The RNA shown here (transfer RNA) has 73 nucleotides and comes from a Candidatus Berkelbacteria bacterium. The sequence was found in a public genome assembly. The coordinates come from a structure-prediction model, not an experiment, and the mean pLDDT is 84. Its Rfam family is "tRNA". Its family is annotated with triplet codon-amino acid adaptor activity in the Gene Ontology. The organism belongs to Candidatus Berkelbacteria, within Bacteria.
RNA sequence: ACGCCGGUAGCUCAAUUGGCAGAGUAGCGGUCUCCAAAACCGAAGGUUCGGGGUUCAAGUCCCCGCCGGCGUG
Numbered sequence: 001a002c003g004c005c006g007g008u009a010g011c012u013c014a015a016u017u018g019g020c021a022g023a024g025u026a027g028c029g030g031u032c033u034c035c036a037a038a039a040c041c042g043a044a045g046g047u048u049c050g051g052g053g054u055u056c057a058a059g060u061c062c063c064c065g066c067c068g069g070c071g072u073g
Base pairs, nucleotide, nucleotide: 001072002071003070004069005068006067007066010025011024012023013022019056028042029041030040031039049065050064051063052062053061
């Protein structure tokens, strides 16, 4: 330099064909316990890397850029 894959909650990752953004875990509250842990229950937590475009509607499609990984030379 070129090609491919990826970037979504604090962290690890889903989200089929474009149609209300989810789970686990951590943290928080509760039940339980002498206390704590474990277990169980609950609530909360999001500029979907940035910008632009297409569309009634974009995490998803198109273009440019940034970051990370792998490959080729």